[in-house]
Small-subunit ribosomal RNA from a Planctomycetota bacterium, 1410 nucleotides, folded computationally. The source organism's lineage runs through Bacteria, Pseudomonadati and Planctomycetota. The prediction has a mean pLDDT of 84. It matches the Rfam family "Bacterial small subunit ribosomal RNA".

RNA sequence: AUUAUGGAGAGUUUGAUCCUGGCUCAGAACGAACGCUGGCGGCAUGGAUUAGGCAUGCAAGUCGAACGGAACUAUGGUUGUAGCAAUAUGGCUAUAGUUUAGUGGCGAAAGGGUGAGGAACACGUGAGUAAUCUACCUCCUAGUUGGGAAUAACUCGCCGAAAGGUGGGCUAAUACCGAAUGUGGUUGUUUGAUCGCAUGUUUGAACAACUAAAGAUUUAUCGCUAGGAGAGGAGCUCGCGUCCCAUUAGCUAGUUGGUGAGGUAACGGCCCACCAAGGCGACGAUGGGUAGCUGGUCUGAGAGGAUGGUCAGCCACACUGGGACUGAGACACUGCCCAGACUCCUACGGGAGGCUGCAGUCGAGAAUCUUCCGCAAUGGGCGCAAGCCUGACGGAGCGAUGCCGCGUGAGGGAUGAAGGCCUUCGGAUUGUAAACCUCUGUCACCGGGGAGGAAAAUGAUGACUGUACCCGGGGAGGAAGCCACGGCUAACUACGUGCCAGCAGCCGCGGUAAUACGUAGGUGGCAAGCGUUGUUCGGAUUUACUGGGCGUAAAGGGUCCGCAGGGGGCCUUGCAAGUCUGAUGUGAAAUCCUAAAGCUUAACUUUAGAACUGCAUCGGAUACUGCAGGGCUAGAGCAUCGGAGAGGAGAAUAGAAUUCCAGGUGUAGCGGUGGAAUGCGUAGAUAUCUGGAAGAAUACCGAAGGCGAAGGCAGUUCUCUGGACGAUCGCUGACCCUCAUGGACGAAAGCGUGGGGAGCAAACAGGAUUAGAUACCCUGGUAGUCCACGCUGUAAACGUUGUGAACUUGACGUGGGAUUCGUCCCGUGUCGUAGCUAACGCGUUAAGUUCACCGCCUGGGGACUACGGCCGCAAGGCUAAAACUCAAAGGAAUUGACGGGGGCCCGCACAAGCGGUGGAGCAUGUGGCUUAAUUCGAUGCAACGCGAAGAACCUUACCUGGAUUUGACAUAUGCCUGACCUCCCUGUGAAAGCAGGGACUUGUAGCAAUACACAGGCAUACAGGUGCUGCAUGGCUGUCGUCAGCUCGUGCCGUGAGGUGUUCGGUUAAGUCCGGUAACGAGCGCAACCCGCGUCGUUAGUUACCAACAGGUCAUGCUGGGGACUCUAACGAGACUGCCCGUGUUAAGCGGGAGGAAGGCGCGGAUGACGUCAAGUCCGUAUGGCCUUUAUAUCCAGGGCUGCACACGUGCUACAAUGGUCGGUAUAAUGGGAUGCAAGACCGCGAGGUGGAGCUAAUCCUCAAAACCGGCCCCAGUUCAGAUUGCAGUCUGCAACUCGACUGCAUGAAGUCGGAAUCGCUAGUAAAGGCGUAUCAGCCACGACGCCUUGAAUACGUUCCCGGGCCUUGUACACACCGCCCGUCACAUCAUGGGAGCUGAUUGCACCCG
Repeated sequence: AUUAUGGAGAGUUUGAUCCUGGCUCAGAACGAACGCUGGCGGCAUGGAUUAGGCAUGCAAGUCGAACGGAACUAUGGUUGUAGCAAUAUGGCUAUAGUUUAGUGGCGAAAGGGUGAGGAACACGUGAGUAAUCUACCUCCUAGUUGGGAAUAACUCGCCGAAAGGUGGGCUAAUACCGAAUGUGGUUGUUUGAUCGCAUGUUUGAACAACUAAAGAUUUAUCGCUAGGAGAGGAGCUCGCGUCCCAUUAGCUAGUUGGUGAGGUAACGGCCCACCAAGGCGACGAUGGGUAGCUGGUCUGAGAGGAUGGUCAGCCACACUGGGACUGAGACACUGCCCAGACUCCUACGGGAGGCUGCAGUCGAGAAUCUUCCGCAAUGGGCGCAAGCCUGACGGAGCGAUGCCGCGUGAGGGAUGAAGGCCUUCGGAUUGUAAACCUCUGUCACCGGGGAGGAAAAUGAUGACUGUACCCGGGGAGGAAGCCACGGCUAACUACGUGCCAGCAGCCGCGGUAAUACGUAGGUGGCAAGCGUUGUUCGGAUUUACUGGGCGUAAAGGGUCCGCAGGGGGCCUUGCAAGUCUGAUGUGAAAUCCUAAAGCUUAACUUUAGAACUGCAUCGGAUACUGCAGGGCUAGAGCAUCGGAGAGGAGAAUAGAAUUCCAGGUGUAGCGGUGGAAUGCGUAGAUAUCUGGAAGAAUACCGAAGGCGAAGGCAGUUCUCUGGACGAUCGCUGACCCUCAUGGACGAAAGCGUGGGGAGCAAACAGGAUUAGAUACCCUGGUAGUCCACGCUGUAAACGUUGUGAACUUGACGUGGGAUUCGUCCCGUGUCGUAGCUAACGCGUUAAGUUCACCGCCUGGGGACUACGGCCGCAAGGCUAAAACUCAAAGGAAUUGACGGGGGCCCGCACAAGCGGUGGAGCAUGUGGCUUAAUUCGAUGCAACGCGAAGAACCUUACCUGGAUUUGACAUAUGCCUGACCUCCCUGUGAAAGCAGGGACUUGUAGCAAUACACAGGCAUACAGGUGCUGCAUGGCUGUCGUCAGCUCGUGCCGUGAGGUGUUCGGUUAAGUCCGGUAACGAGCGCAACCCGCGUCGUUAGUUACCAACAGGUCAUGCUGGGGACUCUAACGAGACUGCCCGUGUUAAGCGGGAGGAAGGCGCGGAUGACGUCAAGUCCGUAUGGCCUUUAUAUCCAGGGCUGCACACGUGCUACAAUGGUCGGUAUAAUGGGAUGCAAGACCGCGAGGUGGAGCUAAUCCUCAAAACCGGCCCCAGUUCAGAUUGCAGUCUGCAACUCGACUGCAUGAAGUCGGAAUCGCUAGUAAAGGCGUAUCAGCCACGACGCCUUGAAUACGUUCCCGGGCCUUGUACACACCGCCCGUCACAUCAUGGGAGCUGAUUGCACCCG
């Protein structure tokens, strides 16, 4: 210095991400309403709906100084009556005053109300009126002479219920009518000047005609007449602006114009007669819908959007519709007439009325006030004035309806009181909050005082109002609520509830631990209010002018031509329309903004300024656009030459193939399929040869190739014809680009008429397939496919990419042309730079950077739909909604999972083998059934000889019955008793228990009282629970799987989720290793380290061993000895692809070999990554919550867990001769043993018994069977098999009935190798054989865990089944294929259409009663 003061986002689509896109929220506002609550004041504001109906009162009157009367009062005069008179009372009259029905004047057209109508010159803004009017007011000029005739009132009649009407008579005026004058004015004729804008305007002169007046009074004014001017007001005209629908496209006969006449204050089809045929419309006429317009108001950064209440300007309306009268002004809110509806009065004849004035009432409604005071102020009407009138207005009242201000107290106060609430029980919080102490006095209340609004010389005059304000008084006293507390969004806990009740603006909460429901405490926010609802703008750049898009998210028209429209190359001249600039006028006031001022402040009000971004006029500038003129050649076009091409139309023609026909040869099949069948064929097919016919299509060339606007175009030849390209640079001179409406073309299918018809082939038929198969496969087969003419007009008509032009690194192909061989131009492709993109991708053929024009989009569904219109023969096409419903729908990419996707690889996964299961009997577990109970858990793999390494009682959790209640068990406190402990007895009882008795002894400290410890009893806290929840948990376990994987740090890539590393080439049992590599490293896994076995060495030798030596025995390491061997148990060695050859990338490794006890992980164990399955377990233990507490706890007896029509799993024993049986002979290892193992000996057929040497155990005890050698059996339900049953026993144990094992004798069942299916195993393995141990009194063990003995077969291989790993691909899945998801049907309910019919109302016609 400046006209600067100004812009926030969030939630929700997904497993996660980016984007698109809708929905929702936070803000402000309101003439609001509703819910809860409510102290005071100021200022505003208040019928938005029924322009619905209105009782009652008031809202427009005034003037006697326009007029004649009338009434009354006062004072006179006169006269009558009464009276002696004063006086009283009448009549007449004069004066003064008051009142005022009527005539007359002015006003009543203002003020006040409402927004129905109206889309219009109604409004706004700016012009015009040379086409006009104007009462009252102001100024100027000139006048105001002299007459006349009536009529209200009044009076006398008549009619009417009333409202009112009518006849006769009298009278006045500023009422009415002639006459005079004519400054003037108007008209006509003639004529001059001036100005302008076409008609014309203004002004002057002469002549002619016509044309005025009213008086009143206080004597100073007010009026009246003619004319001019002004101010204010009004009429008319024009430019521009002013909502939605095109599913309203054509409208118009007074319509458009002209001439003449009429009409108006005035122009004009305003009206009429005649003439002409015009006028309006895509720049939206006409029609329909909606709406008072504006200043402004709300919102917004703005641009905009919405709105028009209060205040102000304009318009329109006044019960509804129409009409004029009066007047300066009206077609008149409280005037008139007519018609209509409604209401009221009525004597039924007829009348009256109009609150959208102020109050008030009813109605309808979510909803909007007092039937108040006053003309004191401001203003209006009338009047000379006094004054009168004024529901305008000034005030008060009601309503938290809004804005603003104030208060409900202030300071101190910790035992951090009580109470509430939470709690981990310690405490925390409410909380300085309260109490209590010291103060203050706003508001409200009481008392006293008391303005201003009132005025220009004085006086009078205040509704509000004894109000504002001031002083005093008392006492913290009378004054706080509402909403929220899951996220958005500030604020958290407890209890109740248990997908119930409920909440919810969106996402969403609630199914037993709800910060989301309800309540409480606490907290947050606002506060005399707080929430909710409704509406508007904002956020929403979500209609994008500012400021969006269209390859895949919604969106490029199927293609081209092209009128209107929009846009347009270079140079130059002129104009100045757009554009820029200055000035002038206007843009009412209020509002907004700024600065001041006045109410105590503020709201509010006042003053001044700025602003009002607009419109109009005048002057200036000329770069750009435009218009007009002139020129140019780079755009565009023409010409000449040239080659390329399935470009188009018509005609002709060729060969191969197919089918059919005729004939020949020929015989039984052909054909077809995954396999078949239907079909064809002995009436001769298929095959093959010859001849003929027909129709359709054109192999090879042929291609990422060519041409065309697109659709599309393919043998060859001819005719006609369109376009593009290259070269030449001759010609024209911007002739160009795009294109709504429009026109033409437009695959296939389809339609119409007529041909044609070989093959193929919808429909259809048959055969198969299948649960079915209206399909896929097969055999047939009609429309159609072909031609001509006509129609249809649509496709994933796609490059899902409109057309044209310019510019922006490159590389490699290919077609055409030119070429001076450098290269240039046109087309068509691939990859890629910059850049763009949400990403994918695009990338000189752009989706990059720009310009021009067109088309289109605005959440998903409903809906490429309905209705309407247009087109079509039809089918149908084009255009194109709404109700309702959802919170998403969607694009691209990521990680997983999945696939009857692909590739690679592994595993007793298959295959190759051996042996089983499934059939039998038995054992055992499970299901089911049963039961008083058959306790509970485990349920695909990964439950089922599982928890259970051992249920007769116990166990035991279940059932029945009997008992106990601080308890069988723990801790603590109080009181009582007593040492405790231990033992015995009685009654009852099934026991437990209940009731009772006795014995024994007398703790520690202290003199004692007493204290401590212990026990019992009583009481209180509590114990207890194998009760529930494994879906509240810890811990442990199973499983994928001993599969090779799972991750991290840093870096790099990506907007991001994420990726890379971990992929790739090899290799391995292995993410094992090597190489490569934007990755480099690392962790958990693998491997190794650990244990056992296999070889050797060293050390050490007792209980083990015994080679040599010695001794001894019937015999034996029995003894002395030995340390050699075996063995024991500690430490070492050894194996590492170390060596050789080959191979491989000079790698890792692999193949072979040597040596070696062992060779490529030597064999076996232990060891289980990140995670998955809400896997299993609350009944191992632990543990939150819930439940129970004379019972869901505890004790006891008996029973049950063993129950049996049945089904399944796991096993044992078998079915026999590789066997059974009898006899004989031989060889183990792991282990166990003191309430234990137990030898020899004796007894028993045997189980076992008696008895007890030895052994705390390398010492003693327990110790094999198959095998082998002999005998018998001789293929049979047996000398197989052993179930079942009977009898007799043994052992354990309180006790073998339910319910033990074993022994002996007797009995001697099924079973003769097992359907579909299915399991294990790759070497000291399978198979077979026995042995041991834990648990345990005993044992239902045929189980489990171990040990040794004997000891095989097979693996070509990875196609298939199952499971798994890696890479890749698709996905609409992510609870992840046991996913997702579509339609019918069934049932229920609702809405709508049809429906045999039934019924009501209204109406036409006919008839009946009356």